[in-house]
RNA sequence: GCCGCUGUAGCUCAGUCGGUAGAGCAAUGGACUGAAAAUCCAUGUGUGGUCAGUUCGAUUCUGACCGGCGGCA
Numbered sequence: 001g002c003c004g005c006u007g008u009a010g011c012u013c014a015g016u017c018g019g020u021a022g023a024g025c026a027a028u029g030g031a032c033u034g035a036a037a038a039u040c041c042a043u044g045u046g047u048g049g050u051c052a053g054u055u056c057g058a059u060u061c062u063g064a065c066c067g068g069c070g071g072c073a
Base pairs, nucleotide, nucleotide: 001072002071003070004069005068006067007066010025011024012023013022019056027043028042029041030040031039049065050064051063052062053061
């Protein structure tokens, strides 16, 4: 330099024939206990990497750029 994959909650990830975003863990509050652990209940306003384009509408489609991983040179 070229090609492919990838970027979503604090962490690991799901969600793509376009209709407005979720799970587990963690965290916080509460119940229980003499106290703690475990267990149970409740709690998420995430500019969906950035900027544009298409569209009534974009996490989802298109382009450029940035970061990460892999391959080729």